[in-house]
């Protein structure tokens, strides 16, 4: 890369670099940006995917709470919002799909 499985309205930013565009793509919205945004480096935190410990339940395959922070991930706005199909039709609102991310396993 590819496949399956879980999440993905919560939560967490100073500094230093750089210097013009970024919020994955594609379209339309809106929204960040020379008061320096996106990006890159260090520090700092969130969180609790895997791993470790520890508890209770078990149908024995597993579920559940809980300490901690080793591998990962993340630190503007819901994954910014819609987009396709439903509730239903005009609209507001809601469910879901598909993509995308991100964890783990397998190739």
């Nucleotide at each position: 890369g590819a496949u399956u499985u879980a999440u993905a309205a919560a939560g967490a930013a100073g500094a230093g670099g750089u210097g013009a565009g970024a919020g994955a793509a594609c379209a339309g919205g809106c929204u960040c940006g020379c008061u320096g945004a996106c990006c890159c480096u260090c520090u700092g935190g969130c969180a609790a995917c895997c791993a470790u410990c520890c508890c209770g339940a078990c149908a024995c395959a597993u579920c559940g709470a809980g300490a901690a922070a080793g591998g990962u991930g993340c630190c503007a706005a819901a994954a910014c919002c819609u987009g396709c199909c439903c509730u239903a039709c005009u609209a507001a609102a809601g469910g879901g799909a598909a993509c995308u991310a991100u964890a783990a396993a397998u190739u």
Annotation: A computed fold for a 107-nucleotide RNA from Cognataquiflexum aquatile, annotated as SAM riboswitch aptamer (S box leader). Its Rfam family is "SAM riboswitch aptamer (S box leader)". From the family's description: The SAM riboswitch is found upstream of a number of genes which code for proteins involved in methionine or cysteine biosynthesis in Gram-positive bacteria. NCBI's taxonomy places the organism under Bacteria, Cytophagia, Cytophagales, Cyclobacteriaceae, Cognataquiflexum.